[in-house]
Molecule: c-di-GMP-I-GGC riboswitch aptamer
Organism: Deltaproteobacteria bacterium
RNA sequence: GUCGAUAAAGCCAAACCACGAGUAAUCGUGGGACGGAAAGCCACGGGUCCCUCUGGGAUAGCCGAGUUGCCGAAG
Repeated sequence: GUCGAUAAAGCCAAACCACGAGUAAUCGUGGGACGGAAAGCCACGGGUCCCUCUGGGAUAGCCGAGUUGCCGAAG
């Protein structure tokens, strides 16, 4: 460097519920855990979704790419 353990310390948080924002997709806060070795960030490519549809928006926990990070078993 790669890689990902019956390791260690931790981390994130689906569905759902409450409140709020938004036309909507969806998002924020709190609760809650289905799960996750990047379920950290990023809208560049593809997919899907929404709209007030010549255009604009959402999704990173859909896939790929880029980038940053904890630990150190075996290979």